Predicted 3D model of a 1515-nucleotide RNA (small-subunit ribosomal RNA) from an Armatimonadota bacterium. The coordinates come from a structure-prediction model, not an experiment, and the mean pLDDT is 83. It matches the Rfam family "Bacterial small subunit ribosomal RNA". Its family is annotated with ribosome and structural constituent of ribosome in the Gene Ontology.
RNA sequence: AAUUUCUACGGAGAGUUUGAUCAUGGCUCAGGAUGAACGUUGGCGACGUGCCUGAAUUAAGCAUGCAAGUCGAACGGUGCAGCAAUGCAUAGUGGCGAACGGCGAAGUAAUACAUAAGCAACGUGCCCCGAAGACUGGGAUAGUCAUUGGAAACGAUGGGUAAUACCAGAUGAGACCGCGUCUUGGCAUCAAGAUGCGAUGAAAAGGUUUUUCGCUUCGGGAGCGGCUUAUGGCCUAUCAGGUUGUUGGUGGGGUAAUGGCCUACCAAGCCUACGACGGGUAGCGGGUCUGAGAGGAUGAUCCGCUCGAGUGGGACUGAGACACGGCCCACACACCUACGGGUGGCAGCAGCUGGGAAUCUUGCACAAUGGGGGAAACCCUGAUGCAGCGACGUCGCGUGGAGGAUGAAGGGUUUAGGCUUGUAAACUCCUUUUGACAGGGAAGACUUAGGACGGUACCUGUCGAAUAAGGUCCGGCUAACUACGUGCCAGCAGCCGCGGUAAGACGUAGGGACCAAACGUUGUCCGGAUUUACUGGGCGUAAAGAGCGCGUAGGCGGCUCGUUAAGUGUGGAGUGAAAUCUCCGAGCUCAACUCGGAAACUGCUUUGCAUACUGGCGGGCUGGAGGUGUGAAGAGGUUUGUAGAAUUCCCGGUGUAGCGGUGAAAUGCGUAGAUAUCGGGAGGAAUACCAAUGGCGAAGGCAGCAAACUGGUCACAUCCUGACGCUGAGGCGCGAAAGCGUGGGUAGCAAACAGGAUUAGAUACCCUGGUAGUCCACGCCCUAAACGAUGGAUACUAGGCGUAAGAGGUAUCGACCCCUCUUGUGCCGCAGCUAACGCAUUAAGUAUCCCGCCUGGGGAGUACGACCGCAAGGUUGAAACUUAAAUGAAUUGACGGGGACCCGCACAAGCGGUGGAGCAUGUGGUUUAAUUCGAUACUAACCGAAGAACCUUACCCAGACUUGACAUCGCGUGAAAUCCUGUGAAAGCAGGCCCUCUCCAAAAGAGACACAAAGACACUUGUUGCAUGGCUGUCGUCAGCUCGUGCCGUGAGGUGUACGGUUAAGUCCGCCAACGAGCGCAACCCUCGUCCUGUGUUACCAGCACGUAAUGGUGGGGACUCACGGGAGACCGCCGGUGUAAGCCGGAGGAAGGUGAGGAUGACGUCAAGUCAGCAUGGCAGUUACGUCUGGGGCUACACACAUGCUACAAUGGACGAAACAAAGGGCAGCAAUACCGCGAGGUGGAGCCAAUCCCAAAAAUACGUCCUCAGUUCAGAUUGCAGUCUGCAACUCGACUGCAUGAAGUCGGAAUCGCUAGUAAACGCAGGUCAGCUAUACUGCGUUGAAUACGUUCCCGGGUCUUGUACACACUGCCCGUCAAGUCACCUGAAUUGGCUUCACCCGAAGUCCGUGGCCCAACCGCAAGGAGGGAGCGGCCGAAGGUGAGGUUAGUAAGGGGGACUAAGUCGUAACAAGGUACCCGUACCGGAAGGUGUGGGUGGAUCACCUCCUUA
Repeated sequence: AAUUUCUACGGAGAGUUUGAUCAUGGCUCAGGAUGAACGUUGGCGACGUGCCUGAAUUAAGCAUGCAAGUCGAACGGUGCAGCAAUGCAUAGUGGCGAACGGCGAAGUAAUACAUAAGCAACGUGCCCCGAAGACUGGGAUAGUCAUUGGAAACGAUGGGUAAUACCAGAUGAGACCGCGUCUUGGCAUCAAGAUGCGAUGAAAAGGUUUUUCGCUUCGGGAGCGGCUUAUGGCCUAUCAGGUUGUUGGUGGGGUAAUGGCCUACCAAGCCUACGACGGGUAGCGGGUCUGAGAGGAUGAUCCGCUCGAGUGGGACUGAGACACGGCCCACACACCUACGGGUGGCAGCAGCUGGGAAUCUUGCACAAUGGGGGAAACCCUGAUGCAGCGACGUCGCGUGGAGGAUGAAGGGUUUAGGCUUGUAAACUCCUUUUGACAGGGAAGACUUAGGACGGUACCUGUCGAAUAAGGUCCGGCUAACUACGUGCCAGCAGCCGCGGUAAGACGUAGGGACCAAACGUUGUCCGGAUUUACUGGGCGUAAAGAGCGCGUAGGCGGCUCGUUAAGUGUGGAGUGAAAUCUCCGAGCUCAACUCGGAAACUGCUUUGCAUACUGGCGGGCUGGAGGUGUGAAGAGGUUUGUAGAAUUCCCGGUGUAGCGGUGAAAUGCGUAGAUAUCGGGAGGAAUACCAAUGGCGAAGGCAGCAAACUGGUCACAUCCUGACGCUGAGGCGCGAAAGCGUGGGUAGCAAACAGGAUUAGAUACCCUGGUAGUCCACGCCCUAAACGAUGGAUACUAGGCGUAAGAGGUAUCGACCCCUCUUGUGCCGCAGCUAACGCAUUAAGUAUCCCGCCUGGGGAGUACGACCGCAAGGUUGAAACUUAAAUGAAUUGACGGGGACCCGCACAAGCGGUGGAGCAUGUGGUUUAAUUCGAUACUAACCGAAGAACCUUACCCAGACUUGACAUCGCGUGAAAUCCUGUGAAAGCAGGCCCUCUCCAAAAGAGACACAAAGACACUUGUUGCAUGGCUGUCGUCAGCUCGUGCCGUGAGGUGUACGGUUAAGUCCGCCAACGAGCGCAACCCUCGUCCUGUGUUACCAGCACGUAAUGGUGGGGACUCACGGGAGACCGCCGGUGUAAGCCGGAGGAAGGUGAGGAUGACGUCAAGUCAGCAUGGCAGUUACGUCUGGGGCUACACACAUGCUACAAUGGACGAAACAAAGGGCAGCAAUACCGCGAGGUGGAGCCAAUCCCAAAAAUACGUCCUCAGUUCAGAUUGCAGUCUGCAACUCGACUGCAUGAAGUCGGAAUCGCUAGUAAACGCAGGUCAGCUAUACUGCGUUGAAUACGUUCCCGGGUCUUGUACACACUGCCCGUCAAGUCACCUGAAUUGGCUUCACCCGAAGUCCGUGGCCCAACCGCAAGGAGGGAGCGGCCGAAGGUGAGGUUAGUAAGGGGGACUAAGUCGUAACAAGGUACCCGUACCGGAAGGUGUGGGUGGAUCACCUCCUUA
């Protein structure tokens, strides 16, 4: 090095903005963890673990017991036992210990901690090793005794006494000090060793006696401690300057030791943007949790260090403390007291009170481990070892196992069959972990008696499935579904959201899912979140480039040589405590747990080596940068002067009645002479044309012409300097408009203001005026959509076409033309990028360097603070609270008081109506016992209803019935119905009469029918058309709506279907990334119009024949009409013109000409449109009634309003007379002729006809004749009276018709509005359906007579296509802004007031160390004595805690009042924005106004539309 093998480790997303899409962006969820708590539930064991405290003060306060004593082998006594020897006990003196162990985390941001070094600047009791020694003396004192004070605590005086207590002396080394000498080492102060002299300095001849334990001095060791340095680890700049013992030096003091540690003097330093100082928070680490990692969060239990002991200060003793269970003082609190005075400190173990959501026993033992004392026995030890309580956590075990289908019962559900709970249970067989009882019974202990745990673990036996399962969830995320109840209520909810009568989302039940002695919820941390992005994000439009420049610090930096080795790489050494994590192995029955080993601890220090790159130092270079020379363009800047046009004003002339202004007007000006026009003059401001995607400047910005001064840029040329560069936090300068100050100026324009209009109002838009201002000088302000919404620099990466400035080449006599290069400025476009739009050598591409900025929306660029400003205000810049979105780009629609094109009886041109009258009909409203119900913009209202006197009928009143008026099933009886009688309003009830009907030979039985009883059930025009089917209306007979494949786009989507023509048409043609196809259009179907042909009765009759008063009446005919079938015909086919074509225009022919006329036919879809009352149907509801039967009533009411019609208002008419011409229908419970009766409706009667045969049946308008003559009429006919007819059980409520009589309103209709384009409108009648009759003037059909007009598409309405804008998508009946009023919440301000912390100055000054000390007091030593040496109390001084006074700073609480903000129900006023939003909007600024807002001034396009200009692309 390769190969192989083994091991370990390793990153998931989802929901939610939209009609849909992509992006941006937040919110939320799934995971893990926990000293946890709460809710429900709860069998056992092992191992761990258990006051985290938030308002007052909770490092809060504590009753009681225990937690540090021991030594008689240091000492004298005392007491007890003993005959004694002696033994035991121990208050006191003395020694050692009490500085350990245990607890807590208040303080502390560095006197702490971690890591790595250093001390030549240090200490050390007990322990270990080594050396030397222990001699001679002395005086006291406690205990105790006597007296005595005090309540107590505790003392006072006097007498006597011992020591391993104390003191003096001797000796003394390599101890220590001073003065010297020598050697070695060190960076220095110095260190180590040897040596001379001098001074200083020790002990207990102790205890026990068998051993030995102690003591003193010196040297060394181990362990422990002290000090110093470097590095590292929180937030805040809305804390920017801090510091006077402060920084350093010298002398002195102090300490074990260095040092401003302290003091005197000298100097003026020291720290700080790499964050000093201040404020807030916090013990630090090993570790713990999470994470793929990098990180983030955390600091319970265990270990190391620090700090604390009621709060603050202080020292003493000691080897060690400034001492948790010691002392002194101050303060707070508590307790005792005889009021004089005392006592106390659980943040030790238990325990108590309080607090809190919340955290344990006043246990056992020193048996083990460890500690203190002792020679030892032993004593002490709430350290520790154990036990108790708590599912608080982790781990383990169990609540049984096997069989068992009629798939039991019960429950749930059901389409009524079933399915499910479910092998689940019962039942049979088995087992005994756990449990209960009984017996045995440890290890942990050594050298031996002694084991708290503990009669525990464990073992054995007996008993018996026996003692043992719950919690949450089931709309999506997210595994798991139904029923009932409820009805926007009750409630749920982590987010989206669910609930308004069929809720898988609420509650309950059944079932299911997931975990399991637990399961959920809540809190907190990490993750997901690449959502602070080092790994690993962005800034044209989503949040985000500073308005622009100069430049400091800093960051980064061209080519080359040498050197160094700081960064960097690679070896070695030291360290990185143990525990933890990982791996391997072992021990508890397993596991958790514990033990052993390994690895790891990614770090720091140190020492070699390497030198590519970066850095340092030194030398060189020219490419970056700068300089020089020659030229060039320019609204670059400042100052001064000057010119013409125009407006206004003044003067004069001419001239006369208006001018001006607007959508239209008015205010205003004008007979005192305006406007208009001519001449003269004044003054201020701005510079037409040139003029341009032209030029210059860093940006703001800059424009007549000339001069002076001045900045920058570009091209070309070679030379010079030699990296001098880029960026740029702070800083400095410039900076449109508006605005401010002082002084000028003021022609025009013009905020405010005034007036006139408009309007519901009009604080606006429009008009007439008009002041600040606009202008100048000087000084401020410092902001704009200050925009390319795009920071600066450098390099690289296809091109094409313009334009401005310069240079070169070619060419020419020269100027052009053409080509190339550089710099600027534009358009198009490739790669690439982008969410898309778009950008694209002037990048938003590819890279490097530096700066600025962003992190959901709102609150808010607001509040507070600070700085700046004369002010206006600017810069910096939060939080509480609220919300699930806000946003960008693009898509499809819809919409626009946007655009283009086109169509329609849409307008226009015409004709006739409606709206006025009376009546009919329908509706609303009102009324009513009931006036049944539905329909209600177009698209309800002569609609459902093609016909309500009863019935219908659903409504009301009254009388009845309850398995029912009707259907099916089972059981029983055997007749029943019809008919008759009574009663009753009827239904009904009661009674009477009478054969048995069918199948079967008969019986039995079956069927039909009737009755009776009890059920299943019938029944419902009850409810929901917003649970539905079906059917229908409307847009609309509009020309559209889609699909397959392909292509384009991340995608929603697009293309096809767009464009140019054409059409009634998405009809057709041409072209085209589309090619085809479907539903629609058209055609095919029906009717009418021409012809041909077939057939020929009931239709027809030309020719032939017969006949009649007359008639196809008869024979006959098959020509014609007609009927019923079948064909032909029309296709822009022919001609001319035009056009690429489709087609269009004209003509001929033709019955018909460009769809020949009409009908049927209604795409995808819209309106939760209409209908549960036509029918069907889910759910719900009623069941002696919301069902059924019957009588009567109502649906027909009537102040009124609306809709649709009829009849009229008359002479184009009315009345009368007589005359003519249709089509299409209907007819047996029917149509009915001739005839007769009646004025008539009609009656009598019944020929004919089941219909091309007969009947209804008369058509009417019309034409002809007569009368009426403009009037409420010979118009009109309502209303009313009388008399009748018909239908029908029945015409009173409530029928139609007839006759006679009566004779209303009405004289052509306001605003407004409807229909119709040719056999149409208008006018006229006929028929039918429904139906006993009829309210029909309605509806559906039929024919007769038969017009006018269309220039045209500007406008109204509706629709189609394309395009454009959009903040709309429930789609403009949309969305949406602000004031005001009401409620709730948090915040800001606020006269003042109450606390905390802290600073400065001064006062007072405890305890106590240190310093000083007259007088006073004192056993040891000296001295015969006096006295001395030495010591003490007291006193004084410095410092000094707490306290006090005054002045600040900061922070928190309360607060009348004030201010805006957010969220709420359907409040009020307007309508500012989104479309050209109806005055385009927005930004800055100023003024004004109930409010949105308006206006002025400058700016932006993030403005629609039209026209013009320029440029680009293609030809």